[in-house]
Context: one part of a larger RNA
């Protein structure tokens, strides 16, 4: 000079786009961040609508109320499925196959796409409930009743798995929506679509695992290793392996720096710089790891799991002293720390995720608004004309210079802000209707595709655009000895005081303090601080 998640001083007018606890992985009040599925069940306190009944008022239509049904909508709490392994944080820990590139061979992948078979027959229970008990609570215990896509057995059995190649094992669930005959115990059966469901081949996608080389300082760390190196067997994983055990053998690594110590998440990159290189790893993306501290499995396709379960310590809280809850490094937020970092905000309207056949529910992901000159950027504070070179101020050799075309005055002109009107685009569907095509007995339903008409917007008083008045509401901060662009005059008198360096102040200070007056840069300007 450049540059920052930057602070601080003084000062501020507007809009756009980023950014925002770098320090205490410090403790957290409070509210919300993972729900859904009634198209998998039994049920149904409540609550809407039907239906019957019985009562009340009416001449009846009809209203009011109680009740019953549990049909329709829906549903609180249970069973169950599916997702809570994603998405969001944080960077404590690692100097490592942890990462970054190139390969590798011994695997596993829910859900999704293409095939290839199948979906037959039956059985026992646990919850909700109900009865009863314990306990302050947390919950808990015992007895009884019931459903399922919940569990369990049997058949069936390969291109699947084992295998001594003879042969042996191994599954399943139903649900919904429509229908012309049959048959019906009036529920239904049947049949067709449509979702699921069992096994099994390939794919995608995603995951584990191995290996080159590449990855910070120290040698004032020289020697490290006993599952430690390699072999057998057996165990064990999804899966290669001392992963583990058991025996057997002495290995195995290291000046090309092993071991220890000391420090870090790496990476794309980012900032400097001509480049070579140095320094960093905010935001953003990919990976890794963690989740109050240590360790452990469980469940599952996947975790040894932030918003899950035991234990173990520390803390905080509740207790009836017996016993309990809890975990912001999610999002706002609070304390504390600190030179220092924001709202207890709106909406799910768009992108995406979960579930659901949808319809929709949930989504502090997300897209927005809200705070702060934190940064870059863009605009504004007028604009032309005006000499009596005004008056004031400051300097003067006292003649005048300078502020200064500056101001007044004339004449415009209205970006931004204000007032008030118009207005896009971000919306694309889902659903409904028609119409063709599959499919099927079937013009129904169900799918694909196209026409069509109405809908669906937190931002939003949106960008934008058009009116309105009036120059009106809008400039400061730093320097002016030399480096370094800009000087004079008064007060001070080695005092106050300045100050990156070198230096100024000790009575004529262009260096200190104020005036004027210039210079530079401008909503910004200077300081610190830190890289190069």
């Nucleotide at each position: 000079g450049a540059u920052u998640g930057a602070a601080c001083g003084c000062u501020a007018g507007c809009g756009g786009c980023a950014u925002g606890c770098c320090u205490a992985a410090c403790a957290c009040a409070u509210g919300c961040a993972a729900g859904u599925c009634g198209a998998a069940c039994g049920g149904c306190a409540g609550c809407a609508u039907g239906u019957c009944a019985c009562u009340g008022g009416g001449u009846a239509a009809c209203c009011a109320g109680u009740g019953a049904u549990g049909a329709u909508g829906g549903c609180g709490a249970g069973u169950g499925g599916c997702g809570g392994a994603c998405g969001g944080g944080u960077g404590a820990g690692u100097a490592a196959c942890g990462c970054g590139u190139a390969g590798g061979a011994a695997u596993c992948u829910a859900c999704c796409u293409c095939g290839u078979a199948g979906c037959g027959g039956g059985g026992g229970a646990c919850a909700a409930c109900c009865c009863g008990g314990g306990g302050a609570a947390a919950c808990u215990c015992g007895g009884g009743c019931u459903a399922a896509u919940a569990c369990c057995g049997c058949a069936u059995a390969a291109u699947c798995u084992c295998u001594u190649c003879g042969g042996a094992g191994c599954a399943a669930a139903g649900c919904a929506g429509g229908g012309g005959a049959c048959c019906u115990u009036c529920g239904g059966g049947c049949c067709c679509u449509g979702c699921a469901c069992u096994a099994u081949g390939a794919g995608a996608u995603g995951a584990g695992c191995c290996u080159g080389c590449g990855u910070c300082g120290g040698a004032u760390u020289a020697g490290c290793u006993a599952g430690u190196u390699g072999g057998u067997a057996g165990g064990g994983u999804a899966a290669a392996a001392g992963c583990c055990u058991a025996c057997c053998a002495a290995g195995g690594c290291g000046a090309c720096a092993a071991u220890c110590c000391g420090u870090a998440g790496c990476u794309g990159g980012u900032c400097u710089g001509a480049g070579a290189g140095g320094a960093c790893g905010a935001c953003c993306a990919g990976c890794c790891a963690c989740a109050c501290u240590g360790g452990g499995a469980c469940u599952g396709a996947g975790a040894c799991a932030c918003g899950g379960c035991c234990c173990a310590g520390a803390c905080u809280c509740c207790u009836a002293c017996g016993g309990g809850a809890g975990g912001c490094a999610g999002c706002a937020g609070u304390g504390g720390g600190g030179a220092a970092u924001c709202u207890u905000g709106g909406a799910c309207a768009a992108u995406g995720g979960g579930g659901g056949c949808a319809a929709c529910c949930c989504u502090g992901a997300u897209c927005c608004a809200g705070c702060a000159a934190u940064g870059c950027c863009g605009c504004g504070u007028g604009u032309g004309u005006g000499a009596a070179g005004a008056a004031g101020g400051c300097c003067u050799u006292c003649g005048g210079g300078u502020u200064g075309u500056a101001a007044a005055g004339c004449a415009c002109u209205u970006u931004c802000a204000g007032u008030g009107g118009g207005g896009a685009a971000g919306a694309a569907a889902g659903a409904g209707u028609c119409a063709a095509g599959g499919g099927u007995a079937a013009u129904a339903u169900c799918c694909u595709u196209g026409g069509c008409a109405g809908u669906u917007g937190a931002c939003g008083u949106u960008a934008c655009c058009c009116a309105c008045a009036g120059a009106a509401g809008a400039a400061g901060c730093a320097c002016u000895g030399g480096c370094u662009a800009a000087c004079u005059c008064u007060g001070u008198g080695c005092c106050a005081g300045c100050a990156g360096c070198c230096g100024c102040g000790g009575u004529a200070a262009u260096a200190c303090a104020g005036a004027g007056a210039g210079u530079g840069c401008a909503a910004g300007c200077g300081u610190u601080a830190a890289u190069c």